[in-house]
Molecule: RNase P RNA; transfer RNA
Organism: soil metagenome
RNA sequence: GAGUCGGCCAGGCAACCGCUGCGUCGAUAGCAGAGGAAAGUCCGGGCUCCACAGGGCAAGGUGCCAGGUAAUUCCUGGGGGGCGCGAGCCCACGGACAGUGCAACAGAAAGCAAACCGCCGAUGUCGGCUGCUCUUCACGGGGUGGUCGGCAGGUAAGGGUGAAAGGGUGCGGUAAGAGCGCACCGCGCCGGUGGCAACACUCGGUGGCACGGCAAACCCCACCUGGAGCAAGACCAAAUAGGGAAGCGCGCGAGCCACCGGGCUCGUUCCUGCGGCCCGCAGGGGCUUCCGGGUAGGUCGCUCGAGGCGCACGGCGACGUGCGUCCCAGAUGGAUGGUUGCUCACGACAGAACCCGGCUUAUCGGCCGACUC
RNA sequence: GCGCCCGUAGCUCAGUAGGAUAGAGCGGCGGUUUCCUAAACCGCAGGUCACAGGUUCGAAUCCUGUCGGGCGUA
Numbered sequence: 001g002a003g004u005c006g007g008c009c010a011g012g013c014a015a016c017c018g019c020u021g022c023g024u025c026g027a028u029a030g031c032a033g034a035g036g037a038a039a040g041u042c043c044g045g046g047c048u049c050c051a052c053a054g055g056g057c058a059a060g061g062u063g064c065c066a067g068g069u070a071a072u073u074c075c076u077g078g079g080g081g082g083c084g085c086g087a088g089c090c091c092a093c094g095g096a097c098a099g100u101g102c103a104a105c106a107g108a109a110a111g112c113a114a115a116c117c118g119c120c121g122a123u124g125u126c127g128g129c130u131g132c133u134c135u136u137c138a139c140g141g142g143g144u145g146g147u148c149g150g151c152a153g154g155u156a157a158g159g160g161u162g163a164a165a166g167g168g169u170g171c172g173g174u175a176a177g178a179g180c181g182c183a184c185c186g187c188g189c190c191g192g193u194g195g196c197a198a199c200a201c202u203c204g205g206u207g208g209c210a211c212g213g214c215a216a217a218c219c220c221c222a223c224c225u226g227g228a229g230c231a232a233g234a235c236c237a238a239a240u241a242g243g244g245a246a247g248c249g250c251g252c253g254a255g256c257c258a259c260c261g262g263g264c265u266c267g268u269u270c271c272u273g274c275g276g277c278c279c280g281c282a283g284g285g286g287c288u289u290c291c292g293g294g295u296a297g298g299u300c301g302c303u304c305g306a307g308g309c310g311c312a313c314g315g316c317g318a319c320g321u322g323c324g325u326c327c328c329a330g331a332u333g334g335a336u337g338g339u340u341g342c343u344c345a346c347g348a349c350a351g352a353a354c355c356c357g358g359c360u361u362a363u364c365g366g367c368c369g370a371c372u373c
Numbered sequence: 374g375c376g377c378c379c380g381u382a383g384c385u386c387a388g389u390a391g392g393a394u395a396g397a398g399c400g401g402c403g404g405u406u407u408c409c410u411a412a413a414c415c416g417c418a419g420g421u422c423a424c425a426g427g428u429u430c431g432a433a434u435c436c437u438g439u440c441g442g443g444c445g446u447a
Stems, first nucleotide, its partner, number of pairs: 001373009011343007019033004035349001039360002042358005047229004059225005064078005079093001080091004094220002099218002101214002116159002118155003123152013167185006186209001187207005192201003233300004243291006251268007270284005307326008344347001374446007383399004392430001401417005423439005
C1' cells in the first nucleotide's frame, strides 16, 4: 500500500416551552420515555381461544454429519465440493439401474448409441494392366501371383457438430483400428483400518470399466407440521331495536243499563286467515316492570422477561450452570417533540403497538481488535 | 394482523410442465393514393419481459430475496 474477518458507536452539552407514563385525594416537585434494524413479515417459539381415541390419505415444508436451543429453514463445530497466491468466502449438499419425462439449433448419430469426411479393404467379389506356367499351329482358354480402381464390408484412432458424443496417457497389437492386451492414473464393487457419524485412507482384493446430464421437471425415500390469531381472549356494561316472563286491560268479543254522546260486568286460554270441527300452521295487538344475550363505551390482557450487566466454572464453540446486581416506553387517534446558544469529524437508514429468538433488506461517518498478501 | 394475486412495446393484452429472432391489436413515423384531409394499402421503429442473485447447456417461464401496485377478510 492492497485486502479479509469480527465487534462497537449512531452527534454531544445546557436552558426554556410542551407530550405520554409512574407517583399524589388532587396539584407541584421528582423520575422514566424508540432501534440496530423498531422495517420486510421470511422462519421458529411463548401466550390465548377452538378442535382432538388411534391410524391413514391429501396438502405444505425440510434434506451431508454431530451438537446447541423453548424451537427453527437459525447458530456452532466437522465432512465433501467450488473460488481465491493467501487471510478467507460460497454451496437447496438424499435418490437418475423404482417409474414417467425433457434436451431447441447444429450434427452422421442425443439415450437399449451412430457412421458424414477420413482410415483400411486382411476376407469375399467385379473390372483394367501385367509376371510365371499348362494347353493350342494360332485366336482363345485354364491355374497361380503382383498392382491399380470399385463394391460388399471392417473401424471408432483423427476431423467436424454440440452444453453434452460412452475413461486418460504410453507401449504392444492390427489390414486399419479398438481395454483387444499390458503398465500407470482414474472409476465401480467387496473387505480392512481410523472416526459417534458424515467421511477419509500412501491399505488389501476384485471388475476391463461408463454406470452420462436435469429432481429450484413430475416423482421416490426419510423426517416434520391440528386450526386461528392480542381486532386472540376475559370481565363490567348504556340508549335504541329485538327475545322471554309477569301485570294492566288500550283494543277485541259477549252480556247488561241507558238508548244522543256513553257507562258497567265477564273473558282475553285473544283476534284474523287456511280448515266441516278439534289439533295444527301462518300472521297480528298498546302500556308498565323484571330477566337474559349482544352492541357503543370502559377495564384487563400490557409488559419482570427463554430480561440486561458483571464475575466464576464447564465446553474448541454455539451454549450451559451458579452467584451477585439492576428495573429499562407501554400509547389507544395513538407520547418520545420544538426553539435558542455553544461545540465537533456537520449527522445516514429509519420510528415501538402482545412478547421473545433468528434470518433478510436499508444505512452518513467514525473507532477498536485479529489476520493475509 | 392474516390470506391471496399482479408487474411483458406509449396503451390494452398473448406467450408459463424452459428451447433462443418475445408476438398481436390500437397508437407513432415514412411512403402510395388525393387538389388537400380522412379511410384504405405497403413498410419501419419501438422491449434490460419490475429489479438482483441462483438452478440449468439454455430462464419472460423454475427457485430465493427486494421494489411497486391491487384485492379479500376480521